[in-house]
Context: one part of a larger RNA
RNA sequence: UUGGGCGUAAAGGGCGCGUAGUGGCCUGGUAAGUCAUAGGUGAAAGCUCUCGGCUUAACCGAGGAAUUGCCCAUGAUACUGCCGGGCUUGAGUACGGGAGAGGGGGGGUGGAAUUCCUGGUGUAGCGGUGAAAUGCGUAGAUAUCAGGAAGAACAUCUGUGGCGAAAGACGACCCCCUGGACCGAUACUGACACUGAGGCGCGAAAGCGUGAGGAGCAAACAGGAUUAGAUACCUGAGUAGUCCACGCCCUAAACGAUGAACACUAGGUGUCGGGGAGAGUUAAAUCCUCCGGUGUCGCAGCUAACGCAUUAAGUGUUCCGCCUGGGGAGUACGGCCGCAAGGUUGAAACUC
Numbered sequence: 001u002u003g004g005g006c007g008u009a010a011a012g013g014g015c016g017c018g019u020a021g022u023g024g025c026c027u028g029g030u031a032a033g034u035c036a037u038a039g040g041u042g043a044a045a046g047c048u049c050u051c052g053g054c055u056u057a058a059c060c061g062a063g064g065a066a067u068u069g070c071c072c073a074u075g076a077u078a079c080u081g082c083c084g085g086g087c088u089u090g091a092g093u094a095c096g097g098g099a100g101a102g103g104g105g106g107g108g109u110g111g112a113a114u115u116c117c118u119g120g121u122g123u124a125g126c127g128g129u130g131a132a133a134u135g136c137g138u139a140g141a142u143a144u145c146a147g148g149a150a151g152a153a154c155a156u157c158u159g160u161g162g163c164g165a166a167a168g169a170c171g172a173c174c175c176c177c178u179g180g181a182c183c184g185a186u187a188c189u190g191a192c193a194c195u196g197a198g199g200c201g202c203g204a205a206a207g208c209g210u211g212a213g214g215a216g217c218a219a220a221c222a223g224g225a226u227u228a229g230a231u232a233c234c235u236g237a238g239u240a241g242u243c244c245a246c247g248c249c250c251u252a253a254a255c256g257a258u259g260a261a262c263a264c265u266a267g268g269u270g271u272c273g274g275g276g277a278g279a280g281u282u283a284a285a286u287c288c289u290c291c292g293g294u295g296u297c298g299c300a301g302c303u304a305a306c307g308c309a310u311u312a313a314g315u316g317u318u319c320c321g322c323c324u325g326g327g328g329a330g331u332a333c334g335g336c337c338g339c340a341a342g343g344u345u346g347a348a349a350c351u352c
Base pairs, nucleotide, nucleotide: 003324004323005322006321007306008305012320014202015201016200017199021194022193024087025086026085027084028083029082030081032080033079034076035075036074037073039071040070041069048064049063050062051061052060053059090192091189092188093187094186095184096183097182103178104177105176106175107174108173109172110154114150115149116148117147118146119145120144121143125136126135162170163168207248208247209246210245211244216242217241223235224234259319260318261317262316263315264314267297268296269295270294271293272292273291274290275289276288278287279286301308302307325352326351327350334345335344336343337342
């Protein structure tokens, strides 16, 4: 546990699909909910009101009221429900477009760089730092040229830009399969919608299992420095890992620290996509305007303030999640899930 709240004070679920829940306009029927009236019932005691009895009171008696309920009958039909008919504005489908790292999956190709290998040139250093050292190098390094191999990532374009529900390791080029959004004009369907407890799916990094791979980077480990010490910062190395396939894990400052949908409420300015038999032009650019995204400034309003402000934190409606002093504690116990790591659900004593 009413209530008041959830950007930063405690509090928005990481994200989606979706079961129960809620639901547009007009009309007919029904009368279940709802409302009215009448009846029945709602034991007594108690509570309560009036009156009365013990000298008073407590106590007791009588009558009323109350018993907010249930049942039945008759009626009402605005709203909700149910059954039927209709509508097009919510929602969707078809058609035509252009945008995007095309959002996802698969296959192929490419160049730069890095490392390694082979050979040539060439000789004493290279590398690294604040300075050094460890390290590499006369068994020929570094540098440079030619050839080869491998893995990973795709410079410039790149944006305050775009795509995606979120996460996003979505940025080279080509091909194949496939999803969504947006704009335009008509036609069609006719409420098909909104939200979403449970449920199902997706879910960075790290981590786990089996296998493959391993260039660079790099936890751990050991080494060189620094230092009083240096289990660090700096440095030479370096294994898991990072990459791939399949299967797990399911967390995060999973953030806009802001749940979803719809409607309404001054504007200014930038940018991305699209439209306009509006202006302009030979055609453009450009301007104006409409729709959709993404920024920024700002009025009203809101806010404890900071700030938010048509992408609301304003004004409202619907639905979900969550909070209720700090610590103990996201711990213990139990349940469920997991190979494990652990995850999820989630207290209390005690204490301030």